[in-house]
Overview: A computed fold for a 79-nucleotide RNA from a Halanaerobiales bacterium, annotated as c-di-GMP-I-GGC riboswitch aptamer. Model confidence (mean pLDDT): 78 of 100. The organism belongs to Halanaerobiales, within Bacteria.
RNA sequence: AUAAGAAAAGGCAAACCUAUCGUGAGGUAGGGACGCAAAGCUAUGGGUCUAAAAAACUAUGAUUGCCAGGCUACCGAUU
Numbered sequence: 001a002u003a004a005g006a007a008a009a010g011g012c013a014a015a016c017c018u019a020u021c022g023u024g025a026g027g028u029a030g031g032g033a034c035g036c037a038a039a040g041c042u043a044u045g046g047g048u049c050u051a052a053a054a055a056a057c058u059a060u061g062a063u064u065g066c067c068a069g070g071c072u073a074c075c076g077a078u079u
Base pairs, nucleotide, nucleotide: 001078002077005075011036012035016031017030018029019028020027021026034065040071041070042069044068045067046066047063048062049061050059051058
């Protein structure tokens, strides 16, 4: 420097349960582990969901662990 992964050190935390916030999708905290080499950050594009709504439009409204993009990164591997 490049790509993304054998080892080692670690990290995150699905479903579910309890409490709480929200009209709701869903969020937060604790417990708990299905899994993850970016399951770190960013709602930027698409998709899905929610609210209102006949439909369309609209709303940082939700979902980054749905797909993709951008930024950053431990230990090592190869050169």